The RNA shown here (transfer RNA) has 72 nucleotides and comes from a Patescibacteria group bacterium. The coordinates come from a structure-prediction model, not an experiment, and the mean pLDDT is 83. Its Rfam family is "tRNA". Its family is annotated with triplet codon-amino acid adaptor activity in the Gene Ontology. The family's RNA type in Rfam is transfer RNA.
RNA sequence: GCGCGGUUAGCUCAGCGGCAGAGCAUUACCUUCACACGGUAGGGGUCAGUGGUUCGAAUCCACUACCGCGCA
Numbered sequence: 001g002c003g004c005g006g007u008u009a010g011c012u013c014a015g016c017g018g019c020a021g022a023g024c025a026u027u028a029c030c031u032u033c034a035c036a037c038g039g040u041a042g043g044g045g046u047c048a049g050u051g052g053u054u055c056g057a058a059u060c061c062a063c064u065a066c067c068g069c070g071c072a
Base pairs, nucleotide, nucleotide: 001071002070003069004068005067006066007065010024011023012022013021018055026042027041028040029039030038048064049063050062051061052060
C1' cells in the first nucleotide's frame, strides 16, 4: 500500500429502514441479627466521526479514525 471483518450502556454482546435492547455490573427497597443468595423497582446511550440516499438511518452508500486478520 491492497483486501476482508469489527466499533451499540461501565463490561460481554443482540438489534428486518419506522420504540435502542439483553445478560452481568451499579443504585434504592424487600428479605437477614449481619453478610451472601433471592425478589421488586430504577438510573445509565451524540449507536466511532463526517457527508450522502430516503418521508424516515444504529441498519444502506462513500470517506476518515481506531482495532483485528490476511496479502504484498